This is a predicted structure of a 74-nucleotide RNA (transfer RNA) from a Thermoplasmata archaeon.
Rfam family: tRNA. Gene Ontology term of the family: triplet codon-amino acid adaptor activity. By type it is a transfer RNA.
Its mean pLDDT, the model's own confidence on a scale to 100, is 82.
Taxonomically the source falls in Thermoplasmata (Archaea, Methanobacteriati, Thermoplasmatota).

RNA sequence: GCAGGCGUCGUCUAGUGGUAGGACGUUGGCCUUCCAAGCCAACAACCCGGGUUCGAAUCCCGGCGCCUGCACCA
Numbered sequence: 001g002c003a004g005g006c007g008u009c010g011u012c013u014a015g016u017g018g019u020a021g022g023a024c025g026u027u028g029g030c031c032u033u034c035c036a037a038g039c040c041a042a043c044a045a046c047c048c049g050g051g052u053u054c055g056a057a058u059c060c061c062g063g064c065g066c067c068u069g070c071a072c073c074a
Base pairs, nucleotide, nucleotide: 001070002069003068004067005066006065007064010024011023012022013021018054025043026042027041028040029039030038047063048062049061050060051059
């Protein structure tokens, strides 16, 4: 350099046009003699810019970053 894949709460992940969900975590509460476990509640996210659309995390274009393969480079 070329090709392909990926980018969503602090972490992992679901969602392929219509209110962004789950697990872990954190905080508070319940329970317990205490802790752990368990139960309940709350907190918290769509990489950036543009386009299409009534409506974009989702589709299209560009950029950035990560991964894989190939090529180049002594």